[in-house]
Model confidence (mean pLDDT): 83 of 100. This is a predicted structure of a 74-nucleotide RNA (transfer RNA) from a Myxococcota bacterium. It matches the Rfam family "tRNA". Rfam classes the family as a transfer RNA.
RNA sequence: ACGUCUGUAGCUCAAUCUGGCAGAGCUCAUGAUUCCAAAUCAUGCGGUUGCAGGUUCGAUUCCUGCCAGGCGUG
Numbered sequence: 001a002c003g004u005c006u007g008u009a010g011c012u013c014a015a016u017c018u019g020g021c022a023g024a025g026c027u028c029a030u031g032a033u034u035c036c037a038a039a040u041c042a043u044g045c046g047g048u049u050g051c052a053g054g055u056u057c058g059a060u061u062c063c064u065g066c067c068a069g070g071c072g073u074g
Stems, first nucleotide, its partner, number of pairs: 001073007010026004020057001028044005050066005
């Protein structure tokens, strides 16, 4: 340099293919339970879906460019 894959909550990942309310588990906070804690249970907090633009009534999803990372080729 070229090809390909990935980028979504503090962490690990869904949803993308087939455009239509952004979710789960863990963590964290509060409460119940307990002499206290752990475990368990309940409730809650947390997102510019890497960045910018385009298409569309509507974009995490489709298109273009860029950025970062993994793998491959030379």
Notes
NCBI's taxonomy places the organism under Bacteria, Pseudomonadati, Myxococcota.